[in-house]
Molecule: transfer RNA
Organism: Spirillospora sp. NPDC047279
């Protein structure tokens, strides 16, 4: 070069047939403790890689591009 799988919250992943962006953990605040972990409640946190395109509606579907994993040559 091909070619495959991927890219979604600070990190790891989810989103089912295109119809409301979540969960774990991290942070942050509470409750418990002497105090501190551990527990447990409860908050914050998103330009869904990037441009277009189809749709009434796109993380999801096309089309380009960029960055990674594996695979060939």
């Nucleotide at each position: 070069g091909c070619g495959u799988c991927g890219g979604u919250a600070g990190c790891u992943c989810a989103a089912u047939u295109g119809g409301c962006a979540g969960a774990g953990c991290a942070g942050c605040g509470g409750u418990c403790u002497c105090c501190a972990a551990a527990a447990c409640c409860g908050c914050c946190g998103g330009u869904u890689c990037c441009a277009g395109g189809u749709u009434c509606g796109a993380g999801u579907c096309c089309u380009g591009g960029c960055c990674g994993u594996c695979g060939u040559g």